Model confidence (mean pLDDT): 83 of 100. This is a predicted structure of a 321-nucleotide part of an RNA (large-subunit ribosomal RNA, domain IV) from Helicosporidium sp. ex Simulium jonesi. It matches the Rfam family "Bacterial large subunit ribosomal RNA". The gene name in the source record is rnl.
Context: one part of a larger RNA
RNA sequence: CCGUAUUGAAGGAACUCGGCAAAUUGCUUCCGUAACUUCGGGAUAAGGAAGCUUGAACUAUUAUAGUUCAAGGGCACAAAAUCGGUAAAAAUGACUGUUAUUUUGAACACAGGACUUUGCUAAGCUUAAACGCGAUGUAUAAGGUCUGACGCCUGCCCAGUAUUAGAACGAAAAAAGGAAGAGUUUAAUGCUCCUAAUAUAAUCAAUGAUAAACGGCGGCUGAAUACUUAACAGUCCUAAGGUAGCGAAAUUCCUUGUCGGGUAAGUUCCGACCUGCACGAAUGGCGUCACAAUUUUUACGCUGUCUCCAAUACGGUCUUA
Numbered sequence: 001c002c003g004u005a006u007u008g009a010a011g012g013a014a015c016u017c018g019g020c021a022a023a024u025u026g027c028u029u030c031c032g033u034a035a036c037u038u039c040g041g042g043a044u045a046a047g048g049a050a051g052c053u054u055g056a057a058c059u060a061u062u063a064u065a066g067u068u069c070a071a072g073g074g075c076a077c078a079a080a081a082u083c084g085g086u087a088a089a090a091a092u093g094a095c096u097g098u099u100a101u102u103u104u105g106a107a108c109a110c111a112g113g114a115c116u117u118u119g120c121u122a123a124g125c126u127u128a129a130a131c132g133c134g135a136u137g138u139a140u141a142a143g144g145u146c147u148g149a150c151g152c153c154u155g156c157c158c159a160g161u162a163u164u165a166g167a168a169c170g171a172a173a174a175a176a177g178g179a180a181g182a183g184u185u186u187a188a189u190g191c192u193c194c195u196a197a198u199a200u201a202a203u204c205a206a207u208g209a210u211a212a213a214c215g216g217c218g219g220c221u222g223a224a225u226a227c228u229u230a231a232c233a234g235u236c237c238u239a240a241g242g243u244a245g246c247g248a249a250a251u252u253c254c255u256u257g258u259c260g261g262g263u264a265a266g267u268u269c270c271g272a273c274c275u276g277c278a279c280g281a282a283u284g285g286c287g288u289c290a291c292a293a294u295u296u297u298u299a300c301g302c303u304g305u306c307u308c309c310a311a312u313a314c315g316g317u318c319u320u321a
Stems, first nucleotide, its partner, number of pairs: 001316008010307002014305001019302001027051005036041001038149001052072008073077001085300007092292002097108002112147007124133002150287004155217003160214002162210004170204002176198001181193004218236005245279001246276001257273005
């Protein structure tokens, strides 16, 4: 000097990206326990008191119990070990679950919701085919896709793409069909070649439907006799012009936006505002009790994280033999 432990005056997060690490707390009985809430919870909330040994009396469910009183010992009585720090606010995901062995998560899954396919020799999957799975099931079933407990809700657009419906009309393949023509030396027959009309399925076109299908959801100008804003008006374009709710957000470039709160001082945080570069309704919107080795902010307690390092124990490095 390094490692692992133990202890520390005064202060107590001043350390640091960040209380990382460490410390605090910890058991049993009794008292006591808030907001919020899906009334189950939250909750061991928080906070407080007691706890050893011996004896006596009383209670009594007859015990290693309880209550009261007295006495005693120690530095120390949940005497060791085991053994929650707590609280407040916000984000996200409802929850338990998932990646044995690099990511533990806001991702996946999930119960619940919706759409869609499928009438049984089911759809779907597998395969060259068959067997097989689906299922020894039968629409309260099975497959696919999206969303993701619960609560309040889920607006407008079918022009584009996709899907779908329909004994009609148009276009549309091959087989079919076969006028006319050509060849076979000239007539007939026969044979051969080529071929127009005709006829026509899926499909396309046309018509309609469907957005919890893929998706989309505007400009410009004027205007209320100070200023600002624009209920209102005009005009262009569109399939329709973003409704409710939320909003500097896990989304805000400008931006450390502005105001308020917390601090002596706050690019973070919380509450508002709305000028949403570029939120928005099952690629779900907004809330929400409980839950979380999740993310962010704060307070109390606690401490060698720090001011500022020191000592001790054990081991290592190192030096000499």